Molecule: transfer RNA
Organism: Saccharimonadales bacterium (SeqCode)
RNA sequence: GCCGAAGUAGCUCAGUCGUAGAGCAUUUCCAUGGUAAGGAAAGGGUCACGGGUUCAAUUCCCGUCUUCGGCUCCA
Numbered sequence: 001g002c003c004g005a006a007g008u009a010g011c012u013c014a015g016u017c018g019u020a021g022a023g024c025a026u027u028u029c030c031a032u033g034g035u036a037a038g039g040a041a042a043g044g045g046u047c048a049c050g051g052g053u054u055c056a057a058u059u060c061c062c063g064u065c066u067u068c069g070g071c072u073c074c075a
Base pairs, nucleotide, nucleotide: 001071002070003069004068005067006066007065010024011023012022013021018055026042027041028040029039030038048064049063050062051061052060
């Protein structure tokens, strides 16, 4: 330099146009003589960034950035 994949909650991930979710973690409550385990509820999001298409974009298209993988060249 070229090609490909990925970027969504604190972490790991799902969601392939039509109200953004799960598990773990956090907070509160229940329960126990007390702790752990257990049960219930709550909070937490610029869907990496910028544009475009669309009535409507996490989703489709283009560009940029970051990470990972592969290929090639040079002194």